Transfer RNA from candidate division MSBL1 archaeon SCGC-AAA259E17, 73 nucleotides, folded computationally. The prediction has a mean pLDDT of 82. Its Rfam family is "tRNA".
[in-house]
Order: sequence, then C1' cells, then structure tokens
RNA sequence: GGGCCCGUAGCUCAGUCGGCAGAGCGCCACCUUCGCAAGGUGGAAGUCCCGGGUUCGAGUCCCGGCGGGUCCA
Repeated sequence: GGGCCCGUAGCUCAGUCGGCAGAGCGCCACCUUCGCAAGGUGGAAGUCCCGGGUUCGAGUCCCGGCGGGUCCA
C1' cells in the first nucleotide's frame, strides 16, 4: 500500500428483510435474611465511531474519513 470483517448501554453482543433501539452480565431501589450471598420484583443507563448522500422514514442502503482485527505484499 491492497483485500475482507468489525465499531450499538459500563462490559460481551443481537438487531441479516429500511418502519418502537434490545438481551445477558454489571449498576441502583425494594422484597426475602439476625447479616451476607443466592433468588424474586422494579428501575436507571444510548450523539447506534464521525461527516455527507438516498428515502416519507437509516443502527440497517451508498460515498468519504477515523479506529480495531485479519490476510496478502
């Protein structure tokens, strides 16, 4: 330098077909306990990497950029 894959909650990731942004773990509150853990119930938490385009509508499609992984040179 070139090819491919990835970037979404604090962490690991789903969302593959354009139409409400989600799960598990973690966090907070409550229940339960003498107390802790486990368990149960509820809750908070997102510029969906950045900019632009297409569209009535973009996490999703297109273009450019940035970052990470991998392969080739």